[in-house]
RNA sequence: AACGGCCGUUCGGGAGAGAACCCCGAUUUUGCAGCAGGGUCGCCGAAGGGGCAAAGGGCAUUUUGAAUGCGCUGAAACUCUCAGGCAAAAGGACCGGACGGACAGG
Repeated sequence: AACGGCCGUUCGGGAGAGAACCCCGAUUUUGCAGCAGGGUCGCCGAAGGGGCAAAGGGCAUUUUGAAUGCGCUGAAACUCUCAGGCAAAAGGACCGGACGGACAGG
């Protein structure tokens, strides 16, 4: 140097769950629908956020064999559903491609 890993940019793939009901405003209309606002339940988990296991180490107590108790660190696609979402669009954890960058060892 390359590959891989890390960071950035860009392109692509990307799930789940009511186009729910009621009130109301503007636009428009023969009417409906959609949209903004408010309320009511029902759901989803893959923006973000919260919680915990094993293990590790600390303090205390005891009959000093070790045991017991307390709290600290501690993961996720698990879990919660705060936030977000439940037609399309947008977003989307994660994955793939391309380009670029920095660094360590060799």
Model confidence (mean pLDDT): 78 of 100.
Predicted 3D model of a 106-nucleotide RNA (Glycine riboswitch aptamer) from a Chloroflexota bacterium.
The model forms 91% of the base pairs in the Rfam consensus.
The source organism's lineage runs through Bacteria, Bacillati and Chloroflexota.
Its Rfam family is "Glycine riboswitch aptamer". Its family is annotated with glycine biosynthetic process in the Gene Ontology.